[in-house]
Context: one part of a larger RNA
RNA sequence: UUGGGCGUAAAGAGCUCGUAGGCGGCCUUGCAAGUCGGACGUGAAAUACCACGGCUCAACCGUGGGGAGCCGUUCGAUACUGCUCGGCUAGAGGCAGGUAGGGGAGAGUGGAAUUCCUGGUGUAGCGGUGAAAUGCGCAGAUAUCAGGAGGAACACCGGUGGCGAAGGCGGCUCUCUGGGCCUGUCCUGACGCUGAGGAGCGAAAGCUGGGGGAGCGAACAGGAUUAGAUACCCUGGUAGUCCCAGCCGUAAACGAUGGGUGCUAGGUGUGGGCUGCUACCCAUGCGGUCCGUGCCGAAGCUAACGCAUUAAGCACCCCGCCUGGGGAGUACGGCCGCAAGGCUAAAACUC
Numbered sequence: 001u002u003g004g005g006c007g008u009a010a011a012g013a014g015c016u017c018g019u020a021g022g023c024g025g026c027c028u029u030g031c032a033a034g035u036c037g038g039a040c041g042u043g044a045a046a047u048a049c050c051a052c053g054g055c056u057c058a059a060c061c062g063u064g065g066g067g068a069g070c071c072g073u074u075c076g077a078u079a080c081u082g083c084u085c086g087g088c089u090a091g092a093g094g095c096a097g098g099u100a101g102g103g104g105a106g107a108g109u110g111g112a113a114u115u116c117c118u119g120g121u122g123u124a125g126c127g128g129u130g131a132a133a134u135g136c137g138c139a140g141a142u143a144u145c146a147g148g149a150g151g152a153a154c155a156c157c158g159g160u161g162g163c164g165a166a167g168g169c170g171g172c173u174c175u176c177u178g179g180g181c182c183u184g185u186c187c188u189g190a191c192g193c194u195g196a197g198g199a200g201c202g203a204a205a206g207c208u209g210g211g212g213g214a215g216c217g218a219a220c221a222g223g224a225u226u227a228g229a230u231a232c233c234c235u236g237g238u239a240g241u242c243c244c245a246g247c248c249g250u251a252a253a254c255g256a257u258g259g260g261u262g263c264u265a266g267g268u269g270u271g272g273g274c275u276g277c278u279a280c281c282c283a284u285g286c287g288g289u290c291c292g293u294g295c296c297g298a299a300g301c302u303a304a305c306g307c308a309u310u311a312a313g314c315a316c317c318c319c320g321c322c323u324g325g326g327g328a329g330u331a332c333g334g335c336c337g338c339a340a341g342g343c344u345a346a347a348a349c350u351c
Stems, first nucleotide, its partner, number of pairs: 004322003007305002012319001014201004021194003025088003030083002033081002035077007049065006091191001092188003095184005103177007110154001115149007125136002162169002206247006215241002220236004258318006266296012300307002324351003333344004
């Protein structure tokens, strides 16, 4: 308790596809269901309202009057909604031609660096810290040179930059593949928007089986620090981090801002396309236009902070969500999961 809200106070589902449903462009024909009007019927009495009256007043009571919605029948109206006929092209989609990109998948390949191994040179230290110690080193370390092995990540370019629905994506090459944007305005002719359920995707960690393991590194061990030090610092180091297959399904999954459409001053940077002028070409410069991405700002909005054509402004459509704090995102039940746990989700009690 339907009134109001959801950037930061409680509140936008992590994201997408899509079923039902809700909502839906311009012109026209018919119908008349919604809608609007007339008439008729019904709408008992009491109550309620108005007037008058009766109990000394009032409450109470009596008489009279006036209504009205809903509902039904019938006649009519046709702007809007709906259904229906036909048409249209501004929404949406297609076609053709271009174009940018770390979008995705698979295969291959490159160099730098770390570590390890072998060999050479070489000798007493190295390493580490606030200072040290543990540790490594005369069985030759550190340093340096050559060769080799293996795994993981790709310096510079790199950007306030690009791509993707989100998660996310970065050396190079090839193959397969998704989407976007621009131009033409050739085709279809409202084919649209949203989306309860549902389905798919979904960082990291974690789980199962098998591989791999250089560096890093939970746990663990040791050294320090300290009153203590189950930490911060140091030396090591197992899972893991990597690959394949299958699970998990969460997050400060954030723009803490759901999606769509239209409208509402500008300025400035940057990425992609088309185009005009300038130019001998490539450029460059000055403009126009469409799409993206930032900053600053008008009106307006906001509790303020701030937002401001990428809205948190002005409107409409659809979905999700909120309703004091704790108890609690818990218990119970159900569904899912190998487990960890996830999803759904209270109450007592208390302030």
Background:
Predicted 3D model of a 351-nucleotide part of an RNA (small-subunit ribosomal RNA, central domain) from an uncultured bacterium.